[in-house]
RNA sequence: CACACAUCGAGAGCGCCGGAGAGAUACAGCUCUGUGAAGGCGCGACAACCAUCCGGGCCUCCCUUGGGCCGGACAGGUGCCAAUGCUGUGACCGAUGUGGC
Numbered sequence: 001c002a003c004a005c006a007u008c009g010a011g012a013g014c015g016c017c018g019g020a021g022a023g024a025u026a027c028a029g030c031u032c033u034g035u036g037a038a039g040g041c042g043c044g045a046c047a048a049c050c051a052u053c054c055g056g057g058c059c060u061c062c063c064u065u066g067g068g069c070c071g072g073a074c075a076g077g078u079g080c081c082a083a084u085g086c087u088g089u090g091a092c093c094g095a096u097g098u099g100g101c
Stems, first nucleotide, its partner, number of pairs: 001100001003099006013043005021032003025090005044081001046079001049077002052073003056070005085093001
């Protein structure tokens, strides 16, 4: 980024700074919030999308050295840590990952 694919009912918070908002957006609702919102920093968690490693099974195959699917380990790259993406309606909606440009 008018791109593709996957996922979005699981999971996980403390401290300091900060000061009034926050839950993407519009409307409506509901909720959180001076017993301190957003944001920033630190630390700590959570998590298996990618990377790495492992194993078995299945599929494909020129019968394997490959590829795909499934499973396990792992926190290196991201992400994430109120409530189903908070709920309803709407939209070429949004978020995250991987790939592409």
Molecule: SAM riboswitch aptamer (S box leader)
Organism: uncultured Chloroflexota bacterium